[in-house]
Context: one part of a larger RNA
RNA sequence: GAACGCUGGCGGCGUGCUUACACAUGCAAGUCGAACGAUGAAGCUCCAGCUUGCUGGGGUGGAUUAGUGGCGAACGGGUGAGUAACACGUGAGUAACCUGCCCUUCACUCUGGGAUAAGCCUUGGAAACGAGGUCUAAUACUGGAUAUUCAUACAUGGUCGCAUGGUUGUGUGUGGAAAGAUUUUUUGGUGAAGGAUGGACUCGCGGCCUAUCAGCUUGUUGGUGAGGUAGUGGCUUACCAAGGCUUUGACGGGUAGCCGGCCUGAGAGGGUGACCGGCCACACUGGGACUGAGACACGGCCCAGACUCCUACGGGAGGCAGCAGUGGGGAAUAUUGCACAAUGGGCGAAAGCCUGAUGCAGCGACGCCGCGUGAGGGAUGACGGCCUUCGGGUUGUAAACCUCUUUCAGUAGGGACGAAGCGAGAGUGACGGUACCUGCAGAAGAAGCACCGGCUAACUACGUGCCAGCAGCCGCGGUAAUACGUAGGGUGCGAGCGUUGUCC
Numbered sequence: 001g002a003a004c005g006c007u008g009g010c011g012g013c014g015u016g017c018u019u020a021c022a023c024a025u026g027c028a029a030g031u032c033g034a035a036c037g038a039u040g041a042a043g044c045u046c047c048a049g050c051u052u053g054c055u056g057g058g059g060u061g062g063a064u065u066a067g068u069g070g071c072g073a074a075c076g077g078g079u080g081a082g083u084a085a086c087a088c089g090u091g092a093g094u095a096a097c098c099u100g101c102c103c104u105u106c107a108c109u110c111u112g113g114g115a116u117a118a119g120c121c122u123u124g125g126a127a128a129c130g131a132g133g134u135c136u137a138a139u140a141c142u143g144g145a146u147a148u149u150c151a152u153a154c155a156u157g158g159u160c161g162c163a164u165g166g167u168u169g170u171g172u173g174u175g176g177a178a179a180g181a182u183u184u185u186u187u188g189g190u191g192a193a194g195g196a197u198g199g200a201c202u203c204g205c206g207g208c209c210u211a212u213c214a215g216c217u218u219g220u221u222g223g224u225g226a227g228g229u230a231g232u233g234g235c236u237u238a239c240c241a242a243g244g245c246u247u248u249g250a251c252g253g254g255u256a257g258c259c260g261g262c263c264u265g266a267g268a269g270g271g272u273g274a275c276c277g278g279c280c281a282c283a284c285u286g287g288g289a290c291u292g293a294g295a296c297a298c299g300g301c302c303c304a305g306a307c308u309c310c311u312a313c314g315g316g317a318g319g320c321a322g323c324a325g326u327g328g329g330g331a332a333u334a335u336u337g338c339a340c341a342a343u344g345g346g347c348g349a350a351a352g353c354c355u356g357a358u359g360c361a362g363c364g365a366c367g368c369c370g371c372g373u374g375a376g377g378g379a380u381g382a383c384g385g386c387c388u389u390c391g392g393g394u395u396g397u398a399a400a401c402c403u404c405u406u407u408c409a410g411u412a413g414g415g416a417c418g419a420a421g422c423g424a425g426a427g428u429g430a431c432g433g434u435a436c437c438u439g440c441a442g443a444a445g446a447a448g449c450a451c452c453g454g455c456u457a458a459c460u461a462c463g464u465g466c467c468a469g470c471a472g473c474c475g476c477g478g479u480a481a482u483a484c485g486u487a488g489g490g491u492g493c494g495a496g497c498g499u500u501g502u503c504c
Base pairs, nucleotide, nucleotide: 002500003499004498005497006496009371010370011369012368013367014366015364016363017329021327022326023325025324026323027322030071031070032069035068036067038065043060044059045058046057047056048055049054050053078282079281080280088206089205090204091203092202093201094200097199098198102195103194104193105192106191107190108189109188110144111143112142113141119134120133121132122131123130124129150175151174152173153172154171155170156169157168158167159166160165180187181186208254209253210252215245216244217243220242221241222240223239224238225237226236227235257279258278259277260276261272262271263270264269284305285304286303287302288301307318308317309316310315335361337360338359339358343357344355345354346353347352374404375403376402377401384395385394386393387392408445410440411439412438413437414436418431421428422427448493449492450491451490452489453474454473455472459488460487461486462485463484469476470475
């Protein structure tokens, strides 16, 4: 964040599953040929054949992409199950740490090697998916060289600090780099230092209920050695000691994502954590690691389990708490929409490609705000309705009628900003022929809901007769009911009105 009943004209801005139940279908993460081998279309050109505009061959040309390789896929999007915890908020610390891409500075980019995918051949399987042989490339892999303000070991100085220690010199030994591409200047690669950004860890303080939970704890508390990590640490392990926490509530149980905020209140406070923003946790359930700068990884891998599906019974496939959508549950919550035009993100030198992020549109009076449903005149106070003491009163200037206006909706014509972008140029807007402007016609298409005993604004008649019913509380109804039902009238609010739920 409402739901239900009656009613319903328009617009703007917001907003919209309770079962972390199960999910058909489509889409939601790709990109780079300016890293690489391969593939080689159109077009152009040459030759041959002839059926005179077709076929075949050579060259050029490079469209296209399966594969190797790089970057991304750890962002963005969803949900709140778990969690009472350094999870969050706030304030400190790291002399105990890491950081791809980006920025700044310095130095370098030398020389070799062997494979492998794709391809081709053979072959297994129903499929998913493979197996063997053979060929080949690289910014893939790998040997060597060189190198410091790098790492590490030892020795020896200066200086500084809150302890461990930091920082800066000198000497000696050992170890460690690199890759090219494009084409006419760019871009990449390696080492080192600094920055920025992001992250990691530690600590002080703060924020739920329960004592019908009073004792809890054995890696437990501390030390030494070792291991592990980016890094401190019982983080892990061996040995040693016997500690550590607790009525200032340990331990247990229950509940719960936390905050900025939001609601309420004069404030103090109380309640709450939908939407938006920050942090955390999770991704069918449980466990595990791999790759990587970063994950123990929603649309990656492995194992186990439950469930669903395919099968040739041998074996395989899947994970909407992404966007739509379906079933179920429920009082109840939307379209299997359009576009990458803008903003932002990934890749790319760029063009560009991808983007259910996002921008928009659709549905719902779900909320807030604005506008309209006409305005002025009009009394024999018409007709009708209702009441009546039968005189009249009331509906009521209300209607009719006259004079105007045309918002909104309708219709016709014009028609954007958002693009100061991108592109050599031509051109390029989903929204949208939308907003907006102008013309046209005609009061024309647009009012309901609840209440009327007191609280509480608003009364009469008839029907009913403790019946039918009403009711938030007090209470109405048993034959004159302002309290039930209907009608007339009135009061309140108004595209809403009432009821229920919940908070102050």

Small-subunit ribosomal RNA, 5' domain from uncultured Dermacoccus sp., 504 nucleotides, folded computationally. RNAcentral holds the full RNA, with entries from Greengenes. The prediction has a mean pLDDT of 85. The source organism's lineage runs through Bacteria, Bacillati, Actinomycetota, Actinomycetes and Dermacoccus.